This is a predicted complex of two RNAs, RNase P RNA and transfer RNA, with 442 nucleotides together.
RNA sequence: GGAGUCGGCCGGGCAACCGCUGUGGGCCAUACCGGCUCGUGGAGGAAAGUCCGGGCUCCGAAGGGCAGGGUGCCAGGUAACGCCUGGGGGGCGAAAGCCUACGGAAAGUGCCACAGAGAACAGACCGCCAAAGCGCCUCGGCGCCGGCAAGGGUGAAACGGUGCGGUAAGAGCGCACCGCGCGGGUGGCAACACGCCGCGGCACGGUAAACCCCACCUGGAGCAAGACCAAAUAGGGGAACGCCCGGCCUCACGGCCGAAACGCGCGGCCCGCGCGAGUUCCCGGGUAGGUUGCAUGAGGCGUACGGCGACGUGCGUCCCAGAUGAAUGGUUGCCCUCGACAGAACCCGGCUUACAGGCCGACUCCCGUC
RNA sequence: UGGGGUGUAGCCAAGUGGUAAGGCAGCGGGUUUUGAUCCCGCCAUGCGCAGGUUCGAAUCCUGCCACCCCAG
Numbered sequence: 001g002g003a004g005u006c007g008g009c010c011g012g013g014c015a016a017c018c019g020c021u022g023u024g025g026g027c028c029a030u031a032c033c034g035g036c037u038c039g040u041g042g043a044g045g046a047a048a049g050u051c052c053g054g055g056c057u058c059c060g061a062a063g064g065g066c067a068g069g070g071u072g073c074c075a076g077g078u079a080a081c082g083c084c085u086g087g088g089g090g091g092c093g094a095a096a097g098c099c100u101a102c103g104g105a106a107a108g109u110g111c112c113a114c115a116g117a118g119a120a121c122a123g124a125c126c127g128c129c130a131a132a133g134c135g136c137c138u139c140g141g142c143g144c145c146g147g148c149a150a151g152g153g154u155g156a157a158a159c160g161g162u163g164c165g166g167u168a169a170g171a172g173c174g175c176a177c178c179g180c181g182c183g184g185g186u187g188g189c190a191a192c193a194c195g196c197c198g199c200g201g202c203a204c205g206g207u208a209a210a211c212c213c214c215a216c217c218u219g220g221a222g223c224a225a226g227a228c229c230a231a232a233u234a235g236g237g238g239a240a241c242g243c244c245c246g247g248c249c250u251c252a253c254g255g256c257c258g259a260a261a262c263g264c265g266c267g268g269c270c271c272g273c274g275c276g277a278g279u280u281c282c283c284g285g286g287u288a289g290g291u292u293g294c295a296u297g298a299g300g301c302g303u304a305c306g307g308c309g310a311c312g313u314g315c316g317u318c319c320c321a322g323a324u325g326a327a328u329g330g331u332u333g334c335c336c337u338c339g340a341c342a343g344a345a346c347c348c349g350g351c352u353u354a355c356a357g358g359c360c361g362a363c364u365c366c367c368g369u370c
Numbered sequence: 371u372g373g374g375g376u377g378u379a380g381c382c383a384a385g386u387g388g389u390a391a392g393g394c395a396g397c398g399g400g401u402u403u404u405g406a407u408c409c410c411g412c413c414a415u416g417c418g419c420a421g422g423u424u425c426g427a428a429u430c431c432u433g434c435c436a437c438c439c440c441a442g
Stems, first nucleotide, its partner, number of pairs: 001366010012335007020042009044341001048352002051350005056222004068218005073087005088102001089100004103213002108211002110207003125152002127148003133144004160178006179202001180200005185194003226292004236283006245258005262276005299318008336339001371441007380394003388425001396412005418434005
């Protein structure tokens, strides 16, 4: 100088004025709502997707089992997780490093299209052989009965690989090495590892993001959860008062007429007139509406200690959005590298996805120079 | 804000591991004096996108995207 890998951080800045919104103090006013003033806080690393986990709340007590669902190498972290950390196996890379749904296919069942002879305790199309048996024969051989699976070919996949021996040709048929399986030993908490020992010629194709088996986890719904206060109207319950009298119509319900009392209206009051069959009060559920849940939390920052680390413990310090038509905006000035993705709505821990540009640290390889 | 569902050709729609049916529409031809009907044939960049599992994926798994519905 070049190429690359990993981790962390920032996400335009400063100032003035005017607004919006939460909150604390003071003053004014006050039956309630409030007004003024001073101070202070006011979006994100993803506030997003709603994909996991938890808090909280209700449902039925939430404890066990079945079904269903989820997770799946080992150990640890955590409130918990499908997250994170460390390690093991496998894969990629020259390296730094990265990726990994990675339990079980010698419990069972299913599937493996097309091609191919044969696709699961398989198979003989081309091919190789002619030793043994039989037949022919010109004694070279040919044919039959047969033997084989080395080579070719099909396929994603064909029942260990290479070499030597062996054979008629072949074949774990025998041997050596490699691979594989089983048992043991050593190291490790474990996954697992071993160029440690012994046994076995090999018996075990793939697929479980097919059913399934094994181990572990898991009740459901969600702040529009839920709790409290509580109009008007119409229902429900209770109490008091009034009517419930006579006549007529009607099977009955009910209606009409008249009278008295009650209530309401007209009216200052009485008389009177008109209207009505109920009127008044209380209780309870619930709607509108309001309050709450709702901002001190598995919290942030600093520091010490323990741990490889995720993280934990102690001490100090800070309070840091909280709306309910829903706030974070506007104007101006200055500066720069001229600014991406994007806006809280019960809260928290993760994952995933989107993102202009920039800063810092660690590491690997190559080239050159000293 | 929370919950649920769907995506296959221009439209509708079947297929749920083995190479994507069918109908409407469109195009060409036949029938008819002509048109419709009817008959025959043809057509297409079609499985929302990306990655994975598998010999093989529209189908199974994961992550995204778009649209629709429900709760005041």
The prediction has a mean pLDDT of 77.